[in-house]
RNA sequence: AGGGGAGUGGCCCAACGGUAGGGUAGCGGUCUCCAAAACCGUUGAUUGCAGGUUCGAAUCCUGUCUCCCCUG
Repeated sequence: AGGGGAGUGGCCCAACGGUAGGGUAGCGGUCUCCAAAACCGUUGAUUGCAGGUUCGAAUCCUGUCUCCCCUG
C1' cells in the first nucleotide's frame, strides 16, 4: 500500500430499513440472625466519528478513526 472482519449501556452479546433488546454489573426491595444465592422492581445507549440515500438508517452508500487477520 491492497483485501477482509470488528466497533451498540460499566462489561459481554443480540436486533428484516419501521418502539434499540437480553445477560451481567449498579440501585431499591422480599427472604435470612447476618450475608451469599434465589426472586421482584428499577436505572443506564446521541449504535466509533462526519456526511449522503430514504417518509423512516444500528442496518444501505461515501469518507474517516481505532483494533484484528491476510497479501505484497

Predicted 3D model of a 72-nucleotide RNA (transfer RNA) from a Bacillota bacterium. Model confidence (mean pLDDT): 83 of 100. It was read from a public genome assembly. Its Rfam family is "tRNA". Rfam links the family to the GO term triplet codon-amino acid adaptor activity.